[in-house]
RNA sequence: UGUCGGGUCUUACGCAAUAAAAACUCAUGAACCCCGCCAGGUCCGGAAGGAAGCAACGGUAAGUGAUAAUUUUUAUGUGCCGUAAGGGUGCCUGCUUAUU
Numbered sequence: 001u002g003u004c005g006g007g008u009c010u011u012a013c014g015c016a017a018u019a020a021a022a023a024c025u026c027a028u029g030a031a032c033c034c035c036g037c038c039a040g041g042u043c044c045g046g047a048a049g050g051a052a053g054c055a056a057c058g059g060u061a062a063g064u065g066a067u068a069a070u071u072u073u074u075a076u077g078u079g080c081c082g083u084a085a086g087g088g089u090g091c092c093u094g095c096u097u098a099u100u
Base pairs, nucleotide, nucleotide: 002096004094005093006092007091008090009086010085011084012083013082014081015079016078017076018075019074020073021072022071023070025066026065027064028063034059035058036057042051043050044049
C1' cells in the first nucleotide's frame, strides 16, 4: 500500500430490562330485593310433627382498598445481548501480498 474478513452504522425479528394497565393474593364488602344455617317469635295441626322465616353468625357478588412476587397486554434512543439482511465515505481491528 492492496485484497479479504470482522466491528462501528441502518433495518427487521427475537431476548432481557424499565414504565403503565389488567389478572392473581389478602382485607373490606348485601338490614331486605344473594346463598347457607336459622335463637326468639309467627303460621298449620286435637296432638305428634311440619312450614315460612327476621336478627345474629358464616360464605360470597358488584365495588373499594393494600402491598411483594408471578402471569398477560401495550409502549420505550433501556441494552448495543443474539440472528438475518443492507451499507463499504470515514474510523478501529485481524490474516495476508507487494515495496521500503